Transfer RNA from Telmatocola sphagniphila, 87 nucleotides, folded computationally. RNAcentral holds the sequence, with entries from ENA and Rfam. Its Rfam family is "tRNA". Its family is annotated with triplet codon-amino acid adaptor activity in the Gene Ontology. Its mean pLDDT, the model's own confidence on a scale to 100, is 81.
RNA sequence: GGAGAGGUGACCGAGAGGCCGAAGGUGCAGCACUGGAAAUGCUGUUUACGGGUAACCGUAACGGGAGUUCGAAUCUCCCUCUCUCCG
Numbered sequence: 001g002g003a004g005a006g007g008u009g010a011c012c013g014a015g016a017g018g019c020c021g022a023a024g025g026u027g028c029a030g031c032a033c034u035g036g037a038a039a040u041g042c043u044g045u046u047u048a049c050g051g052g053u054a055a056c057c058g059u060a061a062c063g064g065g066a067g068u069u070c071g072a073a074u075c076u077c078c079c080u081c082u083c084u085c086c087g
Base pairs, nucleotide, nucleotide: 001086002085003084004083005082006081007080010026011025012024018070027045028044029043030042031041032040046061047060048059049058050057051056063079064078065077066076067075
């Protein structure tokens, strides 16, 4: 330099135009169980900004930006980072 695959919540990871802030798992918190733990079960659990005493409410965010579309994590383009192969 050329080709291909990929970047999704604290972490892993599915998702292939609308039902999706987004499955599932890990982790974490609470509760149950126990003499106490572990294991197991149940419930909850993304972040930022704004509002609120709080409970909670609203908006935005799928590497960054732009585009297509009524509608984008998903399609297109540019940039960026990671991995694989070729030279």